RNA sequence: GCCGCUUUAGCUCAGCUGGUAGAGCGCCGGUAUCGUAAACCGUAGGUCGGCGGUUCGAAUCCGCCAAGCGGCU
Repeated sequence: GCCGCUUUAGCUCAGCUGGUAGAGCGCCGGUAUCGUAAACCGUAGGUCGGCGGUUCGAAUCCGCCAAGCGGCU
């Protein structure tokens, strides 16, 4: 220098053919217990890496940039 993959909640990851963003774990609250943990119930938490473009509508399609990983030279 070139090519490919990844980037979504605190963490690990889903998200089908473009149509109002989800799970598990964790945090917080509650039930229960003499009390704690486990268990069960519930809540909160995300401008979907950034900037543009296409579209009535973009996490999803296109371009550029950034970070990480891998390959080639």
The RNA shown here (transfer RNA) has 73 nucleotides and comes from Candidatus Peregrinibacteria bacterium UBA1369.
It matches the Rfam family "tRNA". By type it is a transfer RNA.
The source organism's lineage runs through Bacteria, Bacteria candidate phyla and Candidatus Peregrinibacteriota.
The coordinates come from a structure-prediction model, not an experiment, and the mean pLDDT is 81.
It was read from a public genome assembly.